[in-house]
Context: one part of a larger RNA
């Protein structure tokens, strides 16, 4: 900006993209065929591989400070405790959310349609034959649907539903002029987000659980500090499945989402 009034929702589907695999194994049946040897069409069925999409419930990997152990030196006066630093995780053992695979769970299908090669049927030219010349079937992991996905800027610019929006006076059409009115909706702004570079998209704005905070609970570390006790001491036991916990779960207005401001008009070539 157009889509001949603005707007908010759900849409169709011309176009376009994807996806479209394959093995090997049982039944049919050691059946048909075959002197044997060997060994099936049709049909059913299970079962993998590759690839591909989604999600974390399992199995793990990360998870830059959630826990915990721990050497070396420095500080906090000391002991106890703690914190810094060790090439910007000191090192070593686990790990929530989230993200990922190697983990799950799905997916390729059946049906249709018109063909190829190919096989027919009916049938002439050519009194016969002949699948083709006229006219009909059948038939393929090709092709068009069918599935999934974008999608009306598809200028042929679509369809539903719903919401909103003015009086007077003059005026042949139709415009003028005065007043009054800023709708429906959107925006900004602001809390945030399994969105996301920015933007967009979503979820909220006190008629509020949108974030933080608390509070309970998962869940992760693995029994903290004190303090008694036991042993000369290292340490060990009790109080203790504690102590502390980033990101999860509910619940709660405490803290913040104040208070506003702009667009957008008045029935529409």
């Nucleotide at each position: 900006c157009g889509c001949a009034g603005g707007a908010u929702a759900u849409u169709u589907g011309a176009a376009g993209a994807g996806a479209u695999u394959u093995g090997u194994c049982c039944c049919u049946a050691g059946u048909a065929c075959g002197a044997g040897a060997g060994g099936a069409c049709c049909g059913g069925g299970g079962c993998a591989a590759a690839c591909g999409a989604a999600c974390c419930u399992c199995u793990g990997g990360u998870g830059u400070u959630c826990c915990a152990g721990u050497u070396g030196u420095c500080a906090c006066g000391c002991c106890a405790g703690u914190g810094g630093c060790a090439a910007u995780g000191g090192c070593u053992g686990g790990g929530u959310a989230g993200u990922c695979a190697u983990g799950u769970u799905c997916g390729g299908a059946a049906a249709g349609g018109a063909u190829a090669a190919g096989c027919g049927c009916u049938g002439a030219a050519a009194g016969c034959a002949u699948c083709u010349a006229a006219g009909c079937g059948c038939c393929a992991a090709g092709c068009c649907c069918c599935c999934u996905u974008u999608a009306a800027g598809a200028c042929u610019a679509g369809a539903u539903a719903u919401c909103c929006c003015g009086u007077a006076u003059c005026u042949u059409a139709u415009g003028a002029u005065a007043c009054c009115u800023a709708a429906a909706g959107g925006c900004a702004c602001c809390u945030c987000g399994a969105a996301g570079a920015c933007u967009a998209c979503g979820a909220g704005g006190u008629u509020g659980a949108u974030a933080g905070g608390c509070u309970u609970c998962a869940a992760g570390u693995g029994u903290a500090a004190g303090c008694a006790c036991a042993g000369u001491a290292a340490u060990g036991u009790g109080u203790u499945c504690a102590g502390c916990u980033g990101a999860g779960a509910a619940g709660u207005a405490c803290u913040a989402a104040u208070c506003u401001g702009c667009c957008g008009u008045g029935c529409g070539g």
The part of an RNA shown here (large-subunit ribosomal RNA, domain VI) has 269 nucleotides and comes from a Candidatus Omnitrophota bacterium. The RNAcentral record of the full RNA draws on ENA. Model confidence (mean pLDDT): 89 of 100. Rfam family: Bacterial large subunit ribosomal RNA.